RNA sequence: UACUUAUCAAGAAAGACUGAGGGAAAGGCCCUUUGACGUCUUGGCAACCCGCCCGAAAGGAGAAGGUGCCAACUCCUUCCCCGCCUAAGGCGGGGGAUAGAUAAGCA
Numbered sequence: 001u002a003c004u005u006a007u008c009a010a011g012a013a014a015g016a017c018u019g020a021g022g023g024a025a026a027g028g029c030c031c032u033u034u035g036a037c038g039u040c041u042u043g044g045c046a047a048c049c050c051g052c053c054c055g056a057a058a059g060g061a062g063a064a065g066g067u068g069c070c071a072a073c074u075c076c077u078u079c080c081c082c083g084c085c086u087a088a089g090g091c092g093g094g095g096g097a098u099a100g101a102u103a104a105g106c107a
Base pairs, nucleotide, nucleotide: 001107003105004104005103006102007101008100013042014041015040016039017038021031022030023029025078026077027076028075043070044069045068048066049065050062052060053059074099079095080094081093082092083091084090085089
């Protein structure tokens, strides 16, 4: 990096350094010198791997270790289906559609 599987409506702080953008892309809408984003330290959340119980699977309790995460539903939309209003189009609902993120496996 590619592929496969699973999950994505919950949850989670403070300090230091830095100094202008950041929230994947586009369009929105937000966050941000009252210091965002990023890095470091400590803390926390969670439970994919991990060890234990039960087992076909699923499941259960746990939290030392490996990851991850700690603004907004993956912030909303992008594709499809249904309904309503319809000129372009808009609004509402639903969906393993796409895309993205994370973990494990495999190449």